[in-house]
Context: one part of a larger RNA
RNA sequence: GGGUGAACGCUGGCGGUAUGGAUAAGGCAUGCAAGUCGAGGGGCUCGCAAGAGCACCGGCAGACGAGGUAGUAACAGGUAGGAACGUACCCGGAAGUCGUGCAUAGCUCGUCGAAAGACGAGGUAAUUCACGAUAUUGUCGCAAGAUGAAAGAUUUAUCGCUUCCGGAGCGGCCUGCCUUGUAUCAGCUAGUUGGUGAGGUAACGGCUCACCAAGGCUAUGACGCAUAGGGGACCUGAGAGGGUGACCCCCACCGAUGAGACUGAGACACGGCUCAUACCCCUACGGGGGGCCGCAGCCGAGAAUAUUCGACAAUGGGCGAAAGCCUGAUCGAGCGAUACCGCGUGGUGGAUGAAGUGCUUCGGCACGUAAACACCUUUUGUAGGGGAAGAAGUCAUUGACACUACCCUAAGAAUAAGGGGCUCCUAACUCUGUGCCAGCAGGAGCGGUAAUACAGAGGCCCCAAGCAUUACCC
Numbered sequence: 001g002g003g004u005g006a007a008c009g010c011u012g013g014c015g016g017u018a019u020g021g022a023u024a025a026g027g028c029a030u031g032c033a034a035g036u037c038g039a040g041g042g043g044c045u046c047g048c049a050a051g052a053g054c055a056c057c058g059g060c061a062g063a064c065g066a067g068g069u070a071g072u073a074a075c076a077g078g079u080a081g082g083a084a085c086g087u088a089c090c091c092g093g094a095a096g097u098c099g100u101g102c103a104u105a106g107c108u109c110g111u112c113g114a115a116a117g118a119c120g121a122g123g124u125a126a127u128u129c130a131c132g133a134u135a136u137u138g139u140c141g142c143a144a145g146a147u148g149a150a151a152g153a154u155u156u157a158u159c160g161c162u163u164c165c166g167g168a169g170c171g172g173c174c175u176g177c178c179u180u181g182u183a184u185c186a187g188c189u190a191g192u193u194g195g196u197g198a199g200g201u202a203a204c205g206g207c208u209c210a211c212c213a214a215g216g217c218u219a220u221g222a223c224g225c226a227u228a229g230g231g232g233a234c235c236u237g238a239g240a241g242g243g244u245g246a247c248c249c250c251c252a253c254c255g256a257u258g259a260g261a262c263u264g265a266g267a268c269a270c271g272g273c274u275c276a277u278a279c280c281c282c283u284a285c286g287g288g289g290g291g292c293c294g295c296a297g298c299c300g301a302g303a304a305u306a307u308u309c310g311a312c313a314a315u316g317g318g319c320g321a322a323a324g325c326c327u328g329a330u331c332g333a334g335c336g337a338u339a340c341c342g343c344g345u346g347g348u349g350g351a352u353g354a355a356g357u358g359c360u361u362c363g364g365c366a367c368g369u370a371a372a373c374a375c376c377u378u379u380u381g382u383a384g385g386g387g388a389a390g391a392a393g394u395c396a397u398u399g400a401c402a403c404u405a406c407c408c409u410a411a412g413a414a415u416a417a418g419g420g421g422c423u424c425c426u427a428a429c430u431c432u433g434u435g436c437c438a439g440c441a442g443g444a445g446c447g448g449u450a451a452u453a454c455a456g457a458g459g460c461c462c463c464a465a466g467c468a469u470u471a472c473c474c
Base pairs, nucleotide, nucleotide: 001474002473003472004471006470007469009467010466013343014342015341016340017339018338019336020335026299027298028297030296031295032294035060036059037058040057041056043054044053045052046051067254068253069252077178078177079176080175081174082173085171086170087169090167091166092165093164094163095162096161097160098132099131100130101129107122108121109120110119111118112117138147139146140145152159153158180226181225182224187217188216189215192214193213194212195211196210197209198208199207229251230250231249232248233244234243235242236241256277257276258275259274260273279290280289281288282287307333309332310331311330315329316327317326318325319324346376347375348374349373356367357366358365359364382410383409384408385407386406390401418463419462420461421460422459423444424443425442429458430457431456432455433454439446440445
């Protein structure tokens, strides 16, 4: 000199664009954040009907999006490759969609319970479930052969369903290289290293198991300990390098803590399930319920970080044939000088150099064209009027933002300047007070009676809606 997600002090006019819980991955009241489909199904309620509403069965979605960085020194990440894999929705191609049956929720009746909820009996539907048939390429097999499927809806135009082949994108797995400190950590290792066989997986593999062998790693730092999410990037620097990993994007991991599986194309699943633990809540004491590291908001701790706002208008996502519904994703508004950028706080004239204040060699000098005063302008602010783009979807309808941006008009200098410094480094000096006191201070150092260094004042210097200080990095 530059920088920061900053904080503190003094001060504070406006706009735009960004950005804002870095500490306790501490605890959370309340509301909302994931639903949707009646063109899969039967029912219940309301209704004259048309139709509407409701829960239930069923389908798809809830594995995305949103949040956090605790853990992790690792194939977690980056980069370059590889072979033994999977894939719902989407696209291309081929073939099919035949016949039967058993249940069960809702419902009715009954029972238990404070509740949460549970149980028994009866009976019912489906794109639920099961069985049979068929099999173009599927699977097993050398072959013969064996084996494997389907679901309908309907306004008759379509949407579906099943099997196979291929594609796209996505994902799982393996490997080379790169990836913090510490030797005051020197030895580490029994599924350990390899083999054979088996099991398991979508898939290779000690992934698991039985048996066999005795290997494997290590001063080119194993093992241990500490610290830490990684990258694109960001800051600085002429560069090499050093430092950092906020916001935004990619990847990974996590969801009170620990463990487990279920469902599913996909999870070992933030707003699913089960168990354990700690904590909190309800209880009729028998028993139940909960998880903001979603958006707001509260408490706590802290130097410190915002609204319990609006809208689905746009973009995107889920479901749906569609209309549409849902969406704290998102788009917007609010708050904070937190940062950057822009603008303003007026312009021109105006000497008798007014008053006042400070200094003075008492003559005067300075503040100073500064003020007053005259004329002008109206950025900004205020008031009034007009007024968008963002809207696609050819007609119609549809804007949260938004009485916005922007344009026009009006009155009026009107609404708007501070902070730090002035011994040297370092731009800027005098007076008064104080008297090694009170105090200053980044370093050198000032202060013990004329202090340009303390305190006040006048003047001056530097920045400016900021200015200083503190912390940290180059």

Predicted 3D model of a 474-nucleotide part of an RNA (small-subunit ribosomal RNA, 5' domain) from an uncultured bacterium. The sequence was found in a public genome assembly. The coordinates come from a structure-prediction model, not an experiment, and the mean pLDDT is 87. Rfam family: Bacterial small subunit ribosomal RNA. Its family is annotated with ribosome and structural constituent of ribosome in the Gene Ontology.